RNA sequence: GCUUGCAACUAACACGAGUGGCGCACGGGUGAGUAACGCGUACGCGACCUGCCCUCAAGAGGGAAAUAGCCCUGGGAAACCGGGAUUAAUGUCCCAUGUGAUUGUAUUUCUAAGGGAUAUAAUUAAAGGAGCGAUCCGCUUGAAGAUGGGUGUGCGUCCUAUUAGCUAGUUGGUGAGGUAAUGGCUCACCAAGGCGACGAUAGGUAGGGGGCGUGAGAGCGUGACCCCCCACACGGGUACUGAGACACGGACCCGACUCCUACGGGAGGCAGCAGUAAGGAAUAUUGGACAAUGGGCGCAAGCCUGAUCCAGCUAUCCCGCGUGCAGGAUGACGGCCCUAUGGGUUGUAAACUGCUUUUAUUAGGGACGAACCCCCCCGACGUGUCGGGGGCUGACGGUACCUACAGAAUAAGCACCGGCUAACUCCGUGCCAGCAGCCGCGGUAAUACGGAGGGUGCAAGCGUUAUCCGGAAUCACUGGGUUUAAAGGGUGCGUAGGUGGUUUGAUAAGUCAGUGGUGAAAUCUUGCAGCUUAACUGUAAAACUGCCAUUGAUACUGCGUUUCUUGAGUAUAGUUGAGGUAGGCGGAAUGUAUCAUGUAGCGGUGAAAUGCAUAGAUAUGACAUAGAACACCAAUUGCGAAGGCAGCUCACUAAACUGGUAUUGACGCUAAGGAACGAAAGCGUGGGUAGCGAACAGGAUUAGAUACCCUGGUAGUCCACGCCGUAAACGAUGAUCACUCGUUGUUGGCAAUACACCGUCAGCGACUGAGCGAAAGCAUUAAGUGAUCCACCUGGGGAGUACGGUCGCAAGAUUGAAACUCAAAGGAAUUGACGGGGGCCCGCACAAGCGGUGGAGCAUGUGGUUUAAUUCGAUGAUACGCGAGGAACCUUACCUGGGCUUAAAUGCAGUGCAUAAACGGGAAACUGUUUUUUCCUUCGGGACUCUUUACAAGGUGCUGCAUGGUUGUCGUCAGCUCGUGCCGUGAAGUGUCGGGUUAAGUCCCAUAACGAGCGCAACCCCUAUCGUUAGUUGCCAGCGAGUCAAGUCGGGGACUCUAACGAUACUGCCGGUGUAAACCGCGAGGAAGGUGGGGAUGACGUCAAAUCAGCACGGCCCUUACGUCCAGGGCUACACACGUGUUACAAUGGCCGAUACAAAGGGCAGCUACCAGGUGACUGGAUGCUAAUCUCGAAAGUCGGUCUUAGUUCGGAUCGAAGUCUGCAACUCGACUUCGUGAAGCUGGAUUCGCUAGUAAUUGUAGAUCAGCAAUGCUACGGUGAAUACGUUCCCGGGCCUUGUACACACCGCCCGUCAAGCCAUGGAAGCUGGGGGUACCUGAAGUCUGUCACCGCAAGGAGCGGCCUAGGGUAAAACUGGUA
Repeated sequence: GCUUGCAACUAACACGAGUGGCGCACGGGUGAGUAACGCGUACGCGACCUGCCCUCAAGAGGGAAAUAGCCCUGGGAAACCGGGAUUAAUGUCCCAUGUGAUUGUAUUUCUAAGGGAUAUAAUUAAAGGAGCGAUCCGCUUGAAGAUGGGUGUGCGUCCUAUUAGCUAGUUGGUGAGGUAAUGGCUCACCAAGGCGACGAUAGGUAGGGGGCGUGAGAGCGUGACCCCCCACACGGGUACUGAGACACGGACCCGACUCCUACGGGAGGCAGCAGUAAGGAAUAUUGGACAAUGGGCGCAAGCCUGAUCCAGCUAUCCCGCGUGCAGGAUGACGGCCCUAUGGGUUGUAAACUGCUUUUAUUAGGGACGAACCCCCCCGACGUGUCGGGGGCUGACGGUACCUACAGAAUAAGCACCGGCUAACUCCGUGCCAGCAGCCGCGGUAAUACGGAGGGUGCAAGCGUUAUCCGGAAUCACUGGGUUUAAAGGGUGCGUAGGUGGUUUGAUAAGUCAGUGGUGAAAUCUUGCAGCUUAACUGUAAAACUGCCAUUGAUACUGCGUUUCUUGAGUAUAGUUGAGGUAGGCGGAAUGUAUCAUGUAGCGGUGAAAUGCAUAGAUAUGACAUAGAACACCAAUUGCGAAGGCAGCUCACUAAACUGGUAUUGACGCUAAGGAACGAAAGCGUGGGUAGCGAACAGGAUUAGAUACCCUGGUAGUCCACGCCGUAAACGAUGAUCACUCGUUGUUGGCAAUACACCGUCAGCGACUGAGCGAAAGCAUUAAGUGAUCCACCUGGGGAGUACGGUCGCAAGAUUGAAACUCAAAGGAAUUGACGGGGGCCCGCACAAGCGGUGGAGCAUGUGGUUUAAUUCGAUGAUACGCGAGGAACCUUACCUGGGCUUAAAUGCAGUGCAUAAACGGGAAACUGUUUUUUCCUUCGGGACUCUUUACAAGGUGCUGCAUGGUUGUCGUCAGCUCGUGCCGUGAAGUGUCGGGUUAAGUCCCAUAACGAGCGCAACCCCUAUCGUUAGUUGCCAGCGAGUCAAGUCGGGGACUCUAACGAUACUGCCGGUGUAAACCGCGAGGAAGGUGGGGAUGACGUCAAAUCAGCACGGCCCUUACGUCCAGGGCUACACACGUGUUACAAUGGCCGAUACAAAGGGCAGCUACCAGGUGACUGGAUGCUAAUCUCGAAAGUCGGUCUUAGUUCGGAUCGAAGUCUGCAACUCGACUUCGUGAAGCUGGAUUCGCUAGUAAUUGUAGAUCAGCAAUGCUACGGUGAAUACGUUCCCGGGCCUUGUACACACCGCCCGUCAAGCCAUGGAAGCUGGGGGUACCUGAAGUCUGUCACCGCAAGGAGCGGCCUAGGGUAAAACUGGUA
């Protein structure tokens, strides 16, 4: 106002677009880039800026035009863009004023880089808002401060030299531009500089610091959290705005990527807080609050703040607390272990009794951090300002904390147990499974694997893995080395550098001291304090060992000055030498050529051959010639820097040493780079070439022989010039100076002499002290003690290789890695063992001999083969006639077949059915049926037997590499050790070696050894001689008896003998040699002579030697069988091979006849005289003997005969026949006898064995085992009875000493190279394909600066169009650096 619930206006409040101001350059994140004034530290800016803040001085008068918003409107999908009209301000502009400021000019020496002061001219400012007001908040110009920046400089700041040269705006100057400001920052002109071995440039890697980890420190490693600085914000470039940016959450452009789209165009940047994905061994919530602290804006209220404060997740780290405490033994149960009726351990542990309640649970109470701002009141002058009092404000959080109840109640794991390293047993496994940080463990007794019991360590943790420091003196500054372990440059000269004798005064760089500044805080250290303690935190001190400035000191070093002579030179007089270079000369030898003599070989080798030679060699002589090297002298000699240097002589030249004087006056030492020299070989050009001689050829050797040996022979060796630049270029020892015990030889001087001795200087050697060294060793010529400088080393291999660089004609040299791989490589010394090393010595080891083996037959054992089985063991020497000293059954262990389940011993329980007998089956073992129902008794019982059960038994099943015992062998070899002492760091040594001697480590001498033990020898047994005693069964001289004969008998003890005790022999005696031990002698004596002969006796040890089958035994295995019984078979097989034997091949013999002599043994289920039978084995009788009584009993030999050289009168295998004996039984599978048969074999290849004297050879005898015997075997015994030994060279074995060693399982050792297949790592490789950076050219956005016409604007200015520069893009040629092949 009106249409009564609407419109307009005004005021307050809220929300909201827009203008303006301030902020957004702080805070927060990250470490890509950066080796740089980036960072750290110190000092500058007279060459600078600084909003907000503080102080001071002076101001703020007047005016104007626009433009957002708002309104109207257009385009576009969107982002967004455009047109018209109108409007405000602390937005913008004009005029005035000028304390001042800026600029120009002038003055001033106050200060000295562009600073300050004075004068003068020009130019140049401003904004208001709130409140009634006081007043407050702002505005303009300047000065000063504070804060924050900018900029310059000194010093410090990673690896590679296989990156050595880099640089054109580069370095400087003049001028200009630009900037807040200096400056090549940019431009024009001028000059040619600048950096670099004190590491430029290049490449690689990296944010820097305070700090952090470790370490005694010095260092080394590192840069999370917190603090400071820098850089960055998708990759790159650019400016704008602003006090400040070239701007993390602003702009523009280019590029890559993602998203939207209507295809025309647009949008974006978590290295902010959460969160998602991916990657990864791995790292959290899309939380709460601005309450505190801090920041921005605002007058303020207040707003914003993933800054911040809190909460959540995580044993990720640090700290604190608990999971109970005390008592409790018949030392429970269970587990585990053992020597197992028991013990030990788990273990006071448990049960049980008493006590406590942190923590957890439940209930109740409940903070500090809060002071501000603001509001109210009061005070100092006064509503502003300041002070006091009251009120308001807590995310964490009902959290920390406090109180109460009950109850041991709610709470222990992980690793390890062989040594290092705290902690031990059992089972399983059996070089498997597995462990392991290093060494290493595991192959049948694993403290090492796996499990268990027990133990040890740490503990809400414990182990593993990764990384860093330490130990590591193992890069050595503190704090190492270089003779031989890695390591001295091949040598001198010399540059830089390092280092350097004496004196004076000066200086004050190094050095030392005081003072001042700085060294942020945090951290570290110390004191005190706050959270119950601690971790943590606060506070104070100390420290920050550094840098700068200043004031002093002046011994030492430096710098410049002065002085000296001893270091070092020079002059002078001598001396020395294979020093060097060039020339000349010489003789011997060799080759060649010519001539001569001369004839068949020469030459060469281990032996030969190739080769040379009748076309006349080799040899010899003469003459000639060529090239190379210089005998004797000659030496541990001399000279030289090293390499190296040797006939004589001359020229030139260098050096060293010595003597005494003079002179210079520190001129010295060392020496990175550098340049010089530098053996031999090699290379180039040209000569030369006698001898030698790579390559090559031939001949030998050999399995082969691309070698060693031989015959030839080209390069080369020689000369000139030029390269190469290396060697075990060594003393495996860099140069220089000083010092430090001795002995001795020698070279060159000097001095002094007496033909002696001695001194001194410079060299060259030997030995030996202290000292050093791991030792060997060095030791005034150091490897000792010190000083200076240089070079080099840091486990072995890969590798002095690859790549790259430099040098070289080349060969190659120099510089010089890595991947990968191993746990060692290496030095010195020790003890053994070994050597086709040495010395000494021994042995039937060889040699000298004798007889065998290997050839034949047979026996026996083994291998192999075969078999149902041919049982097992022994296997070089050291198995093979071995276990076995005796396999027809047995043995017997094996095989086939048939049976049993306990034969025997022990114990327990039960029975009297037992036992026994008979009959049957069967190969037997065994089994079936039937009958019978024990004995003694003190009546308690006992004996015996059987059955069953249990424990157990049994196993010639495995392991001799789990063992005992026993044995073989080295070897009857002379060795093997110990105590004490001494020596050595030690292993070890010495003794035990040396000189002799012996069979001997036997003895003697010597001796840092002295002694001792096991071995040797002796003691023991047999044998050889004698004596004594004894005298039967032995003996018989003398006496007696007696017989055909006989010690037959009496007797005897003399002899033999027997068997006990003694003696004897000791190098005792003599001679010789020798110190001795000892040796020698045809010595003496004696039975025996040098151990009289033989036996027993076997050191420490070696061979994982042999044996589980002789026995014993650990472990494992079998239990109606891997035990056991029985019958038969096998161990006895048979193409073959080997070992050990036996018999032979014959005449030194065979056969026949006669005849002699032993020893040692055996014998009663035995040996048997004697008689008889038989050809005989043997048989039938008979007697003696339990044994010096009886019995078994020799052969070769001797004598005689025969055979007469042959497959035989040799040889006896094999086979046939007939027998004997043993035995249950002779088929497989016995021995013997007789007769017959009568094989091979005529002395044995290569080879190989035994034996040194009563031995070999030969010849018989006996015994064990045993019924018998495959026995030719074995063990004993006697008879007969030789040959030979020069000697130690060689073969084999052994002992001692010494030497070398890369061996130690010990030479049957160790060890080198190639190679199939597969795998790993690296280099090269025709090439292929990437990357970053630089250069040149073309193009060139945005943008600053700049030029400009005609368009816009009054003008200032702008649009547009140009220019310079640049990011980016493109093109090109090179270089660098990866991947792959």